[in-house]
RNA sequence: GUUUUCUUGUCGGGGUGCUUUUUGCUAGCGGUAUGCAGCAAUAGGGCUGAGAUAUACCCGCCGACCUGAUCCGGUUAGUACCGGCGUAGGGAACGAGAGUCUCCAGUUU
Numbered sequence: 001g002u003u004u005u006c007u008u009g010u011c012g013g014g015g016u017g018c019u020u021u022u023u024g025c026u027a028g029c030g031g032u033a034u035g036c037a038g039c040a041a042u043a044g045g046g047c048u049g050a051g052a053u054a055u056a057c058c059c060g061c062c063g064a065c066c067u068g069a070u071c072c073g074g075u076u077a078g079u080a081c082c083g084g085c086g087u088a089g090g091g092a093a094c095g096a097g098a099g100u101c102u103c104c105a106g107u108u109u
Stems, first nucleotide, its partner, number of pairs: 001101001004099007011060004016054001017047005022041005028036002065090003071084004
């Protein structure tokens, strides 16, 4: 010290979906079956995930996540998963400690 790693404080950024059951709602469909559809629930079960509302989790440029996107192809019970788009466009930082590397100075041989 414009090396690099880890820990930590404060600050900041980010996502919360799919499915099924139940219950409720609807000047809905149908024209009559306890039918179908849509919506809602911090209600129960299942799926993926770090996280699906957690005094949590992830991330702060080796970047979480967002946009295009109700996107395209494959696949799946499924919006999970794989590939494309994509060298795309955006995206949130300061401090402390320890180690490491390098440079300089001194001492000793």